[in-house]
Context: one part of a larger RNA
RNA sequence: CCCUCGUUUAGGAACUAGGCAAAACAGUGGUCGUACCUUCGGUAUAUGACCCACCCUCACCUUUCUGGAUAUAAGCAAGUGUAAAUGUUAUAUAUAAUCUUGUAACCAGAAAGGUGAGGGUCGCAGCGAAUGACCUCAAGCGACUGUUUACCAAAAACACAGGUCCCUGCUAAAUCGCAAGAUGAUGUAUAGGGGCUGAUGCCUGGCCAGUGUCAGAACGUUAAGGUAAGGGGUGCAAGCUCCGAACCGAAGCGCUGACGAACGCCGGCGGUAACUAUAACCGUCCUAAGGUAGCGAAAUUCCUUGUCGGGUAAGUUCCGACCUGCACGAAUGGCAUAACGACUUGAGGACUGUCUCAACGAGGGACUCG
Numbered sequence: 001c002c003c004u005c006g007u008u009u010a011g012g013a014a015c016u017a018g019g020c021a022a023a024a025c026a027g028u029g030g031u032c033g034u035a036c037c038u039u040c041g042g043u044a045u046a047u048g049a050c051c052c053a054c055c056c057u058c059a060c061c062u063u064u065c066u067g068g069a070u071a072u073a074a075g076c077a078a079g080u081g082u083a084a085a086u087g088u089u090a091u092a093u094a095u096a097a098u099c100u101u102g103u104a105a106c107c108a109g110a111a112a113g114g115u116g117a118g119g120g121u122c123g124c125a126g127c128g129a130a131u132g133a134c135c136u137c138a139a140g141c142g143a144c145u146g147u148u149u150a151c152c153a154a155a156a157a158c159a160c161a162g163g164u165c166c167c168u169g170c171u172a173a174a175u176c177g178c179a180a181g182a183u184g185a186u187g188u189a190u191a192g193g194g195g196c197u198g199a200u201g202c203c204u205g206g207c208c209a210g211u212g213u214c215a216g217a218a219c220g221u222u223a224a225g226g227u228a229a230g231g232g233g234u235g236c237a238a239g240c241u242c243c244g245a246a247c248c249g250a251a252g253c254g255c256u257g258a259c260g261a262a263c264g265c266c267g268g269c270g271g272u273a274a275c276u277a278u279a280a281c282c283g284u285c286c287u288a289a290g291g292u293a294g295c296g297a298a299a300u301u302c303c304u305u306g307u308c309g310g311g312u313a314a315g316u317u318c319c320g321a322c323c324u325g326c327a328c329g330a331a332u333g334g335c336a337u338a339a340c341g342a343c344u345u346g347a348g349g350a351c352u353g354u355c356u357c358a359a360c361g362a363g364g365g366a367c368u369c370g
Stems, first nucleotide, its partner, number of pairs: 001365008010356002014354001019351001029051004037042001039199001053121016073101003122126001134349007141341002146158002162197007174183003200336004205266003210263002212259005219254003225248002230243005267285005294328001295325001306322005
């Protein structure tokens, strides 16, 4: 000097890209208590406060056991009334008392466990060791749990439930294969395949000129081919052969129309109000149509550290506004959003050797010898 650790006066993030690392709080024990927001489920162990050992006494609770007594229930027997007796029928299997059997609440006692109160004892410290969340405020992105670059990236990327469009009527579409055949599917449009978006809430504007897709019994263009006026070569001729106007002739293209949660696109200049400024308003050019709602110096703003406000003693970051949007903008989704996140950003509390500024110590290396 390096690595892994331990301790530290005063200060406490002044370190640094950044509290990285470390430290510290609480410790899914108990009691109390708990905000904003919210999709009413959550947030939430929110945040926060107090208690925790041992001994004695008392009270209460729970369970088990022992003893006592009884309401009530069940059962048995006897007796009685309705005008005296008998017979039959009915009141009625009614009412009162007693007996037997068993038992809950209840009373008394014992044991075990628990809770609470009072008194006392010891220690610096009673969840006495070990294990065992730091918390809060605000913003962005993505709804969420999940998935991913095995070996530099775990994310705001992918997926997702949900939404929507297109194709597919079954020998389905789509996919693999030269084919047979197979998957789709032993499924049948509440099914299967493909594209885009991405929970939920409020919404999703204008343009069909270009490209694309779909539809269209007409018309134009149009290949091979068909037909064929006419002509050339050769031949005595028949013929053979070559050229060939015009006509017929498919898809496609042209043409007509529809379609944007199809690919996409969504202006410029000049003037104008009784301070100034600005322009609801007017004119004009162009276009298929000129960006609606919402948001906006934004993960998007170049100029830019825009301007104002907040936070700080001091803030290129951050938050709230403004709108002059170089170059936001509506399923290439727009704007909000509780919950969630080893995500990103800013602030605070607590805490600390991160630092002011280092010091000391332990172990292992380094070094010397072997």

Predicted 3D model of a 370-nucleotide part of an RNA (large-subunit ribosomal RNA, domain IV) from a Patescibacteria group bacterium. Taxonomically the source falls in Bacteria candidate phyla (Bacteria). The RNAcentral record of the full RNA draws on ENA. It matches the Rfam family "Bacterial large subunit ribosomal RNA". Rfam links the family to the GO terms structural constituent of ribosome and ribosome.